[in-house]
RNA sequence: GGGCCUGUAGCUCAUCUGGUAGAGCAUCUGCUUUGCAAGCAGAGGGUAAGGAGUUCGACUCUCCUCAGGUCCA
Numbered sequence: 001g002g003g004c005c006u007g008u009a010g011c012u013c014a015u016c017u018g019g020u021a022g023a024g025c026a027u028c029u030g031c032u033u034u035g036c037a038a039g040c041a042g043a044g045g046g047u048a049a050g051g052a053g054u055u056c057g058a059c060u061c062u063c064c065u066c067a068g069g070u071c072c073a
Stems, first nucleotide, its partner, number of pairs: 001072007010025004019056001027043005049065005
């Protein structure tokens, strides 16, 4: 330098023939307990790595950039 893969909540990951973005764990609140843990109920938290384009509509399609991994040189 070139090819391919990955980037979604604090963490691990779903969701994608384009149509309101979710789960588990964690965090916070309440109940329960003498207290802690466990359990139960609920809540908060995301411009889907960044930008541009296509479209009525983009996490999803196209292009560029960035970061990581891998292969070739």

A computed fold for a 73-nucleotide RNA from a Candidatus Omnitrophota bacterium, annotated as transfer RNA.
Its mean pLDDT, the model's own confidence on a scale to 100, is 80.
It matches the Rfam family "tRNA". The family's RNA type in Rfam is transfer RNA.
NCBI's taxonomy places the organism under Bacteria, Pseudomonadati, Candidatus Omnitrophota.